Predicted 3D model of a 71-nucleotide RNA (transfer RNA) from a Candidatus Sericytochromatia bacterium.
RNAcentral holds the sequence, with entries from ENA.
It matches the Rfam family "tRNA". Rfam's curators write: Transfer RNA (tRNA) molecules are approximately 80 nucleotides in length. Rfam classes the family as a transfer RNA.
RNA sequence: GCAGAUAUAGUUUAGAGGUAAAACAUAUGAAUGCCAAUCAUAAAAUAAGAGUUCGAUUCUCUUUAUCUGCU
Numbered sequence: 001g002c003a004g005a006u007a008u009a010g011u012u013u014a015g016a017g018g019u020a021a022a023a024c025a026u027a028u029g030a031a032u033g034c035c036a037a038u039c040a041u042a043a044a045a046u047a048a049g050a051g052u053u054c055g056a057u058u059c060u061c062u063u064u065a066u067c068u069g070c071u
Stems, first nucleotide, its partner, number of pairs: 001070007010024004018054001026042005047063005
């Protein structure tokens, strides 16, 4: 330099056009003589920018970052 893949919550993963789900972790409360485990509740995310569409995490293009292969 060329080609390909991936990017969703603090972490690990779902979601394949109709407005984002769960586990662990975190906070508060319950329970316990205390802690842990357990139960309830809450907060927390679509890499960035354009395009298509009534509507985009999802489809298209570009950029960024990471990984892989070729030279």